[in-house]
RNA sequence: GCCAGCGUAGCUCAGUGGGAGAGCAACAGUUUUGUAAACUGUAGGUCGUCGGUUCGAAUCCGACCGCUGGCU
Repeated sequence: GCCAGCGUAGCUCAGUGGGAGAGCAACAGUUUUGUAAACUGUAGGUCGUCGGUUCGAAUCCGACCGCUGGCU
């Protein structure tokens, strides 16, 4: 330099055009003499950035940024 993939909650990830979610973690409560475990609930997101398409974009298209891999 070229090609491909990925970027969504604190972490790991799902979500292929109309409701943003799961597990773990955090917090509160129940239980226990107490802790842990278990159960219940709560909070936590400019969906990498900018622009385009569309009535409508996390999702489709383009550019850029970052990460990973391959080729040279």